RNA sequence: CUCUUAUCGAGAGCGGCGGAGGGACUAGGCCCUUUGAUGCCCGGCAACCAUCAAGCUUUUGUUUGAAAAGGUGCUAAUUCCUACAGGUCAGCGGACCUGAAAGAUAAGAG
Numbered sequence: 001c002u003c004u005u006a007u008c009g010a011g012a013g014c015g016g017c018g019g020a021g022g023g024a025c026u027a028g029g030c031c032c033u034u035u036g037a038u039g040c041c042c043g044g045c046a047a048c049c050a051u052c053a054a055g056c057u058u059u060u061g062u063u064u065g066a067a068a069a070g071g072u073g074c075u076a077a078u079u080c081c082u083a084c085a086g087g088u089c090a091g092c093g094g095a096c097c098u099g100a101a102a103g104a105u106a107a108g109a110g
Stems, first nucleotide, its partner, number of pairs: 001110008013042001015041003021032003026083004043075003048071002051066006079102001084099006
């Protein structure tokens, strides 16, 4: 980097460093930010993998629960919203629902 599967409406500081833009990319919107953002460290959140227990299952596996020492992850706003397709309502401004695409994370494979 590519592929497969699962999840993405909840949760998480009034700390330290630092000093200019940031919210993935493009466009539009809307926000955050010198009352110090983004980022890094610490703290925290969660429970994907790994761990433990029980049930089912012949093994593989699967379901439920526990814990948080390990591998990751996350820590403004639904993945901030929209963009593509279909539908409902409304009828000229749009609102809503479902799915896809794109993206993020985990686990596995190449």